[in-house]
RNA sequence: CCGGGUGGGCGGGCAAUCGCUGUCCGGCUUCCGAAAGGGAGAACGGAUGGAGGAAAGUCCGAACUCCACAGGGUGGUGUGCCCCGUAACCCGGGGGCCCGAAAGGGACGGAAAGUGCCACAGAAAACAUACCGCCGCGUUUGCGGUAAGGGUGAAAAGGUGCGGUAAGAGCGCACCAGCGGUCCGGUAACGGGCCGGCUUGGUAAACCCCACACGGAGCAAGGCCAAAUAGGGAAGCAUGCGACGGCCAGGGAGCCGUCCGCGGAACGACCCGUUCCGGCUUCCGGGUAGGCCGCUCGAGUCCCGGCGAAAGCCGGGACCCAGACGAAUGAUUGCCGCCCGCCGGAUCGACCGGCGGGUACAGAAUUCGGCUUACAGCCCGCCCGCCGGC
RNA sequence: GGGCCCAUAGCUCAGACGGUUAGAGCGGCGGACUCAUAAUCCGUUGGUCGCAGGUUCGAGUCCUGCUGGGCCCACCA
Numbered sequence: 001c002c003g004g005g006u007g008g009g010c011g012g013g014c015a016a017u018c019g020c021u022g023u024c025c026g027g028c029u030u031c032c033g034a035a036a037g038g039g040a041g042a043a044c045g046g047a048u049g050g051a052g053g054a055a056a057g058u059c060c061g062a063a064c065u066c067c068a069c070a071g072g073g074u075g076g077u078g079u080g081c082c083c084c085g086u087a088a089c090c091c092g093g094g095g096g097c098c099c100g101a102a103a104g105g106g107a108c109g110g111a112a113a114g115u116g117c118c119a120c121a122g123a124a125a126a127c128a129u130a131c132c133g134c135c136g137c138g139u140u141u142g143c144g145g146u147a148a149g150g151g152u153g154a155a156a157a158g159g160u161g162c163g164g165u166a167a168g169a170g171c172g173c174a175c176c177a178g179c180g181g182u183c184c185g186g187u188a189a190c191g192g193g194c195c196g197g198c199u200u201g202g203u204a205a206a207c208c209c210c211a212c213a214c215g216g217a218g219c220a221a222g223g224c225c226a227a228a229u230a231g232g233g234a235a236g237c238a239u240g241c242g243a244c245g246g247c248c249a250g251g252g253a254g255c256c257g258u259c260c261g262c263g264g265a266a267c268g269a270c271c272c273g274u275u276c277c278g279g280c281u282u283c284c285g286g287g288u289a290g291g292c293c294g295c296u297c298g299a300g301u302c303c304c305g306g307c308g309a310a311a312g313c314c315g316g317g318a319c320c321c322a323g324a325c326g327a328a329u330g331a332u333u334g335c336c337g338c339c340c341g342c343c344g345g346a347u348c349g350a351c352c353g354g355c356g357g358g359u360a361c362a363g364a365a366u367u368c369g370g371c372u373u374a375c376a377g378c379c380c381g382c383c384c385g386c387c388g389g390c
Numbered sequence: 391g392g393g394c395c396c397a398u399a400g401c402u403c404a405g406a407c408g409g410u411u412a413g414a415g416c417g418g419c420g421g422a423c424u425c426a427u428a429a430u431c432c433g434u435u436g437g438u439c440g441c442a443g444g445u446u447c448g449a450g451u452c453c454u455g456c457u458g459g460g461c462c463c464a465c466c467a
Stems, first nucleotide, its partner, number of pairs: 001389001002385009012336007020050007028041005052361001056372002059370005064218004071272004076214005081095005096108001097106003109209002114207002116203003131150002133146005158176006177199001179196007222293004232284006240260001242259006262278006286466003300319008337359009391463007400416004409447001417435006440456005
């Protein structure tokens, strides 16, 4: 220098003019009050604050608010090697295992609990079995033994080698892979040693099994005030001639209580069970489109010190940084910066000058922690290159 | 702002649990019938399964991320 991998940061600056908007102050207007004083305000003047690294997608996790809080079983959803971190997490850090030549990457529990599937080809896709071949006997085509070799396929019944055999075969042995047992190291995942029998294909982003976790809704949550209107219509389901006791001077009718039954609501899927109610559900309509709170001081930002391998935690100091709902944060001009192209200055280039072009993605809407996706251009690193990139 | 759903031929839809080459109707084109058109009959045409990546031997189908489109949610009595 080239190729590759990976981490972090910035993502325009200044000035003028014209605008938007929150807060505070002043004056002005107006209301209450005897006054002091207090409240409100369209427009005026001044001061001061005014988007992001993703504000985005709404993919995870929370805070907050309302509903519920009586649980049990079944189901559902999610996560998925181990240990830490965290308020929590489908997040982060470290380690293990696998893949890769390496930097590095990985949705990575279980296929020896069970079931299903594996098209075509192939003898056979896992119960089992033999197309060509090999060997023995018979000999015209048959019978038996094999799974070394060939062939099919994405995948073929442990692999390689030696021995062995009629030919072969874990049949025997050595090494390797896998499984089980045991010992050692490690918090653990896992790693290593020894022994055993020879071996049980793939797929769980197929059903499933195992372990753990999980109430529902969402700031249009929710609370307060004001204004207006018809608590209007339709459909469906349920509404017990239940039993007992009481109330009324008595009868009838009625009312109340308890139990059973029916229906509905909640415990949000279903069942059991519990509590509450006596009506419930759906549709068509009526009215208002106003104000205040929630609403921004928070798992906050920056700096320093300590602990830790790191994520992170602890302590101290400083700071206040949009809260607008028809929803502001802008527009124009000039200068500068940065990048690219062309031309010129003696030369490809570094340097200087001129001309032209470019300066992204995007934009708060209750608030945080993450992930993912988009992004002109620039800066700062670190690492690898396959016994040996140039 | 919040919640949810869909995407297959020009249009409307199939495609149960992944299997070879994705179908149907309407439409388009050509021909027949007719003086001509329609209807009818015969033949034919047409797909990046919205896009990208992953799982698998194999993806329209399973998983993830994007893109485009659609639907529903205010308060009062």